Predicted 3D model of a 461-nucleotide part of an RNA (small-subunit ribosomal RNA, 3' major domain) from an uncultured Chloroflexota bacterium. RNAcentral holds the full RNA, with entries from ENA and SILVA. Model confidence (mean pLDDT): 80 of 100.
Context: one part of a larger RNA
RNA sequence: UGACGGGGACCCGCACAAGCAGCGGAGCGUGUGGUUUAAUUCGAAGCAACGCGAAGAACCUUACCAGGGCUUGACAUGCCGUAGAGCAGCGUGGAAACACGCCUCCCUUCGGGGCUGCGGCACAGGUGCUGCAUGGCUGUCGUCAGCUCGUGUCGUGAGAUGUUGGGUUAAGUCCCGCAACGAGCGCAACCCUCGUCGUCGGUUAUCGGUGUCCGAGGAAACUGCCACGAUCAACGUGGAGGAAGGUGGGGAUGACGUCAAGUCAGCACGGCCCUUACGUCCUGGGCGACACACACGCUACAAUGGCGAGGACAACGAGUCGCCAACCCGCAAGGGGGAGCUAAUCUCAGCAAACCUCGUCUCAGUUCAGAUUGUAGGCUGCAACCCGCCUGCAUGAAGUUGGAGUUGCUAGUAACCGUGAGUCAGCACAUCACGGUGAAUCCGUUCCCGGGUCUUGUACA
Numbered sequence: 001u002g003a004c005g006g007g008g009a010c011c012c013g014c015a016c017a018a019g020c021a022g023c024g025g026a027g028c029g030u031g032u033g034g035u036u037u038a039a040u041u042c043g044a045a046g047c048a049a050c051g052c053g054a055a056g057a058a059c060c061u062u063a064c065c066a067g068g069g070c071u072u073g074a075c076a077u078g079c080c081g082u083a084g085a086g087c088a089g090c091g092u093g094g095a096a097a098c099a100c101g102c103c104u105c106c107c108u109u110c111g112g113g114g115c116u117g118c119g120g121c122a123c124a125g126g127u128g129c130u131g132c133a134u135g136g137c138u139g140u141c142g143u144c145a146g147c148u149c150g151u152g153u154c155g156u157g158a159g160a161u162g163u164u165g166g167g168u169u170a171a172g173u174c175c176c177g178c179a180a181c182g183a184g185c186g187c188a189a190c191c192c193u194c195g196u197c198g199u200c201g202g203u204u205a206u207c208g209g210u211g212u213c214c215g216a217g218g219a220a221a222c223u224g225c226c227a228c229g230a231u232c233a234a235c236g237u238g239g240a241g242g243a244a245g246g247u248g249g250g251g252a253u254g255a256c257g258u259c260a261a262g263u264c265a266g267c268a269c270g271g272c273c274c275u276u277a278c279g280u281c282c283u284g285g286g287c288g289a290c291a292c293a294c295a296c297g298c299u300a301c302a303a304u305g306g307c308g309a310g311g312a313c314a315a316c317g318a319g320u321c322g323c324c325a326a327c328c329c330g331c332a333a334g335g336g337g338g339a340g341c342u343a344a345u346c347u348c349a350g351c352a353a354a355c356c357u358c359g360u361c362u363c364a365g366u367u368c369a370g371a372u373u374g375u376a377g378g379c380u381g382c383a384a385c386c387c388g389c390c391u392g393c394a395u396g397a398a399g400u401u402g403g404a405g406u407u408g409c410u411a412g413u414a415a416c417c418g419u420g421a422g423u424c425a426g427c428a429c430a431u432c433a434c435g436g437u438g439a440a441u442c443c444g445u446u447c448c449c450g451g452g453u454c455u456u457g458u459a460c461a
Stems, first nucleotide, its partner, number of pairs: 001461002003458003007455007015445002019409005026299008034290002042053002064285007073123001077122008089102005105114003125274002128272003134268002136263003139259001141257001146185006152161003165176003191251004196219002199216004222245001225239005301402001305361007317348003322341002327336003368399001373394007415437007
């Protein structure tokens, strides 16, 4: 000087408290451990691994296993020799890859060139190892308020000072004081968006006369005004006006560093290793197994409800290998059909659901709940057995609110409700976004957890 303390003082945070909804019990989905397996590919491991890489494993993907093939190779560049082919097509064998056979060049200045096969040589190739050799990128403390430097001064020196102190702030934010005076990276602001009001412009909106929406560019909020408190000042509390008030809400933005944190399997790259195989092609299987354990979710256990009928209101988005209207068929999934749309025009989609009205059920393992199973179908796709999604009928399991413990959340938030998108042939209870309905509580900082500043002890570095 740091680090640490079941030392002290002060302060902050959904950290506790006050509340609301959960998880932990059940069934199912997904991930992980374990076990099993020919293989169940690999990585991630307290917070900060476990709906994580994976924004989507039937084949492919795919890295794993079994079997069958190839060896200058699935892919790149160059050289030498040789042939005239090669692609497509056809035949035989085969599960396919592949092997064999048939067929079979172009340009030319005649030197050769292009393309391809074969033989050979350099080489290719490796999701093989090392993230403790690395780059890049990322997580985390933490959007916490800190981390430093120049000159000066003090100290023999390591170092100190500044950055401490008194106030204040979300903030090393600002003020005052001070052997310090300044400065840098952070904070804040500048950026995007939502909320209010003008101006200008526009058509696909509206449909009778309106002025929505979008785009561009502006205004507005600064403790500016008043009162009180504090006074040296910064500042705090209340009020007016205002769409908005003290950082207006949200986002983007992550200092010096820590964890030899994560990633050699995104990519790049040093070293090591393989080279008729640890490379590469194909068929089938596996990644989907199942005494069990954990994590994250979905659906419920019902009457604030279930079922039937009728009625109402969104936003963000996406679409030409696409979205797919009207109409017809089917109980339905869906099929037929073909209009429009490169989209403020057409379609998904009359876009919603919770919600409202009426009827019924009357507290039961039920008209709750829907697992599981049987059967009949639909869709995608070369192909749904392993191993997809959906529909009809039948079946109708556990479950009556969940131990110890534990999670999220302070306002248009939690909770509840549906919608869209990416991935994608098909497959969403996940993820990312969007709107609809819309609370309770915060007296406070004693305690738990994490963090910041000062101080103190130390046999630790």